[in-house]
Molecule: Bacterial RNase P class A
Organism: Halioglobus sp.
RNA sequence: GGAGUUGGUCAGGCGAUCGCUGUACACCUUGUUGUGUACGGAGGAAAGUCCGGGCUCCAUAGGGCAGAGUGCCAGGUAACGCCUGGGGGGCGAGAGCCUACGGAAAGUGCAACAGAGAGUAUACCGCCAAUUCACGUAAGUGAGUUGGUAAGGGUGAAAGGGUGCGGUAAGAGCGCACCGCGCGGCUGGCAACAGGCGUGGCGAUGGUAAACCCCACUCGGAGCAAGACCAAAUAGGAAUCCUUUAGCUGCGGCCCGCAGUGGAUUCGGGUAGGUCGCUACAGGCCGACGGCGACGUCGGUCGCAGAUGAAUGAUCGUCCACGACAGAACCCGGCUUAUCGACCAACUCCUUUU
Numbered sequence: 001g002g003a004g005u006u007g008g009u010c011a012g013g014c015g016a017u018c019g020c021u022g023u024a025c026a027c028c029u030u031g032u033u034g035u036g037u038a039c040g041g042a043g044g045a046a047a048g049u050c051c052g053g054g055c056u057c058c059a060u061a062g063g064g065c066a067g068a069g070u071g072c073c074a075g076g077u078a079a080c081g082c083c084u085g086g087g088g089g090g091c092g093a094g095a096g097c098c099u100a101c102g103g104a105a106a107g108u109g110c111a112a113c114a115g116a117g118a119g120u121a122u123a124c125c126g127c128c129a130a131u132u133c134a135c136g137u138a139a140g141u142g143a144g145u146u147g148g149u150a151a152g153g154g155u156g157a158a159a160g161g162g163u164g165c166g167g168u169a170a171g172a173g174c175g176c177a178c179c180g181c182g183c184g185g186c187u188g189g190c191a192a193c194a195g196g197c198g199u200g201g202c203g204a205u206g207g208u209a210a211a212c213c214c215c216a217c218u219c220g221g222a223g224c225a226a227g228a229c230c231a232a233a234u235a236g237g238a239a240u241c242c243u244u245u246a247g248c249u250g251c252g253g254c255c256c257g258c259a260g261u262g263g264a265u266u267c268g269g270g271u272a273g274g275u276c277g278c279u280a281c282a283g284g285c286c287g288a289c290g291g292c293g294a295c296g297u298c299g300g301u302c303g304c305a306g307a308u309g310a311a312u313g314a315u316c317g318u319c320c321a322c323g324a325c326a327g328a329a330c331c332c333g334g335c336u337u338a339u340c341g342a343c344c345a346a347c348u349c350c351u352u353u354u
Base pairs, nucleotide, nucleotide: 001350002349003348004347005346006345007344008343009342010341012319013318014317015316016315017314018313020041021040022039023038024037025036026035027034028031043325047336048335050334051333052332053331054330055223056222057221058220067219068218069217070216071215072086073085074084075083076082087101088099089098090097091096102214103213107212108211109208110207124153125152126149127148128147129146130145131144132143133142134141135140161179162178163177164176165175166174180202181200182199183198184197186195187194188193227276228275229274230273237267238266239265240264241263242262247261248260249259250258251257283302284301285300286299287298288297289296290295320323
């Protein structure tokens, strides 16, 4: 100098004017929330709503079934499917990255096409033996039959351990060595697991469980439009008092007539509307201590949106590197996805110079 890996920070700046919204204070004309002043006013993801928790209401003796989820080990946490550390496996030259990673010696299922045979393994070609026939003087060759054989060929994603030596008619864990696998001790480790020893020839136990299933563990339901409080009009309800066939209402200009109907007060539920829930917190920052770390403990310090037809904007000036993805709606911890660029730290590889 170049190429990368991991972790982190920032997310146009400054000024002016005009708005919107919240809080505090002041004022008077007390406003279906006025006027003035001061201060605050989106994010790293506010997003997807995929997990977990707080909070609220409902349900709930205890247990089980069903259903859903999680799935190597240890730890962290309010909790998690998250995070940290470790183990196994895979990828990379490396820093590092990825990993649903329990059980197939309980059962059931599945494996298209190809192939002789796909799970009770299998004999198509080949190899070997015996035998029959033909040819040949003979060695032998060819065709067939009956057996042996999983070494070789061929099919397939996958063919019942691998490599080598011996062995054999040819072969074969048939025997042996090493590797793999199973089983039993030992050593290290909290554990996952690792190492090593002994042992078994290995048709025991092929693959597949994000196939059913089995095993272990976890899970009651609904969600701030949760839920609590205040409380018009209209209709209906209850209680008390009053009235006693009159009154009232409708049809009608009026009477008759016809039809309908007690009146007043109070109370409770409850709609519109309003208030609360609502933002102070498993909170941010700094430091010390414990821990490899996630994180924990202690001390200091800061106050940091709270709308509800729903604010957080618009215009202008100026500078630069010319500005991405994107807008809170009860709150918090995660994950995932989107994102112009800039910067910082640690580490790896290559090249060059000293």